[in-house]
RNA sequence: CCGUGCUGAGCGGGGACGUAGCGGAGCCCUGUACCCGCAAUCCGCUCCAGCGGGGCUGAACGCCCGCCCGAGGAUCCGGCCUUCGGGGCCAGUACGUCGCGGGCAGCGUUGAAGGUCAGGUCCCGCGCGAUGUGAGCCCGCGAACCAGGUCAGGUCCGGAAGGAAGCAGCCUUAAGCGUCAGCCCGCAAGCGCCGCGGAACAGCCUGACCCGAGCCAGCCACGGCGGGCACGCCCGGAGGUCCGCCUUUCAAAGGCGGGCCGCACGG
Numbered sequence: 001c002c003g004u005g006c007u008g009a010g011c012g013g014g015g016a017c018g019u020a021g022c023g024g025a026g027c028c029c030u031g032u033a034c035c036c037g038c039a040a041u042c043c044g045c046u047c048c049a050g051c052g053g054g055g056c057u058g059a060a061c062g063c064c065c066g067c068c069c070g071a072g073g074a075u076c077c078g079g080c081c082u083u084c085g086g087g088g089c090c091a092g093u094a095c096g097u098c099g100c101g102g103g104c105a106g107c108g109u110u111g112a113a114g115g116u117c118a119g120g121u122c123c124c125g126c127g128c129g130a131u132g133u134g135a136g137c138c139c140g141c142g143a144a145c146c147a148g149g150u151c152a153g154g155u156c157c158g159g160a161a162g163g164a165a166g167c168a169g170c171c172u173u174a175a176g177c178g179u180c181a182g183c184c185c186g187c188a189a190g191c192g193c194c195g196c197g198g199a200a201c202a203g204c205c206u207g208a209c210c211c212g213a214g215c216c217a218g219c220c221a222c223g224g225c226g227g228g229c230a231c232g233c234c235c236g237g238a239g240g241u242c243c244g245c246c247u248u249u250c251a252a253a254g255g256c257g258g259g260c261c262g263c264a265c266g267g
Stems, first nucleotide, its partner, number of pairs: 001267006009057003012030004020046005034054005062260007072250003077244002079241009090232001092231002095226005102220003106215002114210008123198005128192002131188004136183002139178003147172004155164003
């Protein structure tokens, strides 16, 4: 150095969860890497790997160490979203109020704003009308006797002539009652497209005239002030996030370098 047979070893690794700690199952990453049975309310171990059985490779395309890079996970921080509690010093939105006259709308040459005049609106007095009410006039009813007139019959006085009182009836009337279209008087008043006089005349409304181009502030914008806590904002808690990559950490795959490579037999 070659051949044969073995042996260590290999036939995946990692993260989180979980656990006193560790491995396994499930999840995720890497990427291709034997099989069967069992196992999360779990199985097994106490140190290099699950327990049991079987298979393949087999001393190099194998194993170990260091460095680089680094998928992915965890963690811290931050952003964003959701939610809960608190605050009112901030005052952005919203709200209230005031201003402004930039925009829109509206009014205006069928005449804006302004001016002059008159009337109204408000007040006082009077009148008229209407309404209500009371009294009167008018009308009707209205007295067994104690109202009037006339008084049949009857009664009384008288010698007679004649006279007297007088019931019923009839007529009339008082008090009173009623009616009321109307007339008159008084009173009341939340009445009136009514009239007269006065007071007032600032504003507003209406009309006429003069003049000739603005007026207004509803909405938006802008500005001042205010209170307040619905949102924003601030403080704190919880959750989410294929958000950022900031802190720390574990780390697959990959790259580079180094190290280790055994035993037996035969030639």
Bacterial large signal recognition particle RNA from Conexibacter sp., 267 nucleotides, folded computationally. Taxonomically the source falls in Conexibacter (Bacteria, Actinomycetota, Thermoleophilia, Conexibacteraceae). It matches the Rfam family "Bacterial large signal recognition particle RNA". The literature on the family includes a 2003 paper in Nucleic Acids Res by Rosenblad et al., "SRPDB: Signal Recognition Particle Database". About the family: The signal recognition particle (SRP) is a universally conserved ribonucleoprotein involved in the co-translational targeting of proteins to membranes. Of the family's consensus pairs, 90% are formed in the model.